[in-house]
Context: one part of a larger RNA
RNA sequence: CUCUCUCUAAGGAACUCGGCAAAAUAGCCUCGUAACUUCGGGAGAAGAGGUACCCUUAAUUGGGUUGCAAGAACCAGACGCUGGCGACUGUUUAUCAAAAACACAGGUCUCCGCAAAGUCGUAAGACGAUAUAUGGGGGCUGACACCUGCCCAGUGCCGGAAGGUUAAGGGAGCUUGUUAGUCUUUGACGAAGCUCGUGACCGAAGCCCCGGUGAACGGCGGCCGUAACUAUAACGGUCCUAAGGUAGCGAAAUUCCUUGUCGGGUAAGUUCCGACCCGCACGAAAGGCGUAACGAUCAGGGUACUGUCUCGGAGAGAGGCUCG
Numbered sequence: 001c002u003c004u005c006u007c008u009a010a011g012g013a014a015c016u017c018g019g020c021a022a023a024a025u026a027g028c029c030u031c032g033u034a035a036c037u038u039c040g041g042g043a044g045a046a047g048a049g050g051u052a053c054c055c056u057u058a059a060u061u062g063g064g065u066u067g068c069a070a071g072a073a074c075c076a077g078a079c080g081c082u083g084g085c086g087a088c089u090g091u092u093u094a095u096c097a098a099a100a101a102c103a104c105a106g107g108u109c110u111c112c113g114c115a116a117a118g119u120c121g122u123a124a125g126a127c128g129a130u131a132u133a134u135g136g137g138g139g140c141u142g143a144c145a146c147c148u149g150c151c152c153a154g155u156g157c158c159g160g161a162a163g164g165u166u167a168a169g170g171g172a173g174c175u176u177g178u179u180a181g182u183c184u185u186u187g188a189c190g191a192a193g194c195u196c197g198u199g200a201c202c203g204a205a206g207c208c209c210c211g212g213u214g215a216a217c218g219g220c221g222g223c224c225g226u227a228a229c230u231a232u233a234a235c236g237g238u239c240c241u242a243a244g245g246u247a248g249c250g251a252a253a254u255u256c257c258u259u260g261u262c263g264g265g266u267a268a269g270u271u272c273c274g275a276c277c278c279g280c281a282c283g284a285a286a287g288g289c290g291u292a293a294c295g296a297u298c299a300g301g302g303u304a305c306u307g308u309c310u311c312g313g314a315g316a317g318a319g320g321c322u323c324g
Stems, first nucleotide, its partner, number of pairs: 001319008010310002014308001019305001027051005036041001038143001052065004078303002081300004085295002090102002106141007118127003144290001146288002149220003154217002156213005163208003169202002173198002177194002181189003221239005248282001249279001260276005
């Protein structure tokens, strides 16, 4: 010097990204216990008190008493306040992430009538299911409370069948080659059959078309003017659109400008809490907004406590180092 421990005057988070680490709390009994709440909880809330007494012995020995209970050692909750997120118990990156991610009960949409839909397999076959719509598959959302607005123009899906378009196939007609034969015979014409090509017309789904559908994919404006101070604009005009963002929330896990502005907390606060709304670029099941309980979650503040610090010091053990 390094490591693992013990103690430390006065102060007590001044340390630090951050109370990280350490200290503190701790069992049992009695009293007592707030906001809020889904009336179950919150709660071991918090907080206060007790945890012994008597006789005897050299003694820590021996004996006794009361009470619901008498923490020897080991062991053995720190506790309030405010907010974000996720309802909760649970699950996860074996070996840097345990979370706000996943799951979840609940909600909703959709497919499937059973030889089901869906899935695996070339198939046989199997799962679904020895089930049968109070069942099974898929998507989204995610307890609960209050709610979930407008747009069907585009895309998707569902329904429709009048018209347009349209394949294979069928096919009237026309046409090529071949040749029995005929003729006016160096050559022409040419029946039937077969054959080359063309082809009116008939011809399904689909697409076009007509409707529906958003807890389907998705989308949810601009400019100008206006009130008897000023400012602002309930109001008006105009352009565009399928429709122009409703309720609620809002500098937010979302706000660039930004440490926005005001208030609170501090002597001093880019964080935090409460407001405002000018939402660069919230918004309603890629759910919106609340919410008791819960959380090795994240953020801010407090009490207690401390060598985290002011700022060091002393000691024990182990290692290193020096000598042997």

Large-subunit ribosomal RNA, domain IV from a marine metagenome, 324 nucleotides, folded computationally. The full RNA is in RNAcentral, with records from SILVA.